[in-house]
RNA sequence: AAGAUUCUUUGGGGCGGGGUGAAAUUCCCCACCGGCAGUCAAAGUCUGCGACAGGCGUCAAGCCUCUGAACGGGUGAAAUUCCCGUACCGACGGUACAGUCCGGACAGGAAAAGAAUGUU
Numbered sequence: 001a002a003g004a005u006u007c008u009u010u011g012g013g014g015c016g017g018g019g020u021g022a023a024a025u026u027c028c029c030c031a032c033c034g035g036c037a038g039u040c041a042a043a044g045u046c047u048g049c050g051a052c053a054g055g056c057g058u059c060a061a062g063c064c065u066c067u068g069a070a071c072g073g074g075u076g077a078a079a080u081u082c083c084c085g086u087a088c089c090g091a092c093g094g095u096a097c098a099g100u101c102c103g104g105a106c107a108g109g110a111a112a113a114g115a116a117u118g119u120u
Stems, first nucleotide, its partner, number of pairs: 001120002004117007016030004031100002033090002035049004044088002053065004070086005092103003
């Protein structure tokens, strides 16, 4: 230095103002937010993963399925990642219709950091 095993810790943000109404952080106008890894250069919208949902299972481990959304211009050696412009997307249950409230969830988790052990 590399890779291995075990353990520990970390590991998702956002409704502020106005309108209507008996009632809305749910509707309407304006606003606000963006998990992890990768990618010649930095990504909510590219690729993959996690999560949610459905199914299988000794209901455990795990496996399978499903899985949203972007274009134009500019710079550059290189950017669907930066800059400018204009768009778009966001599980399930609850409730006046919810990406932002409450709940499952003091859960689960991609992964990141660190420690120990031993290997090359």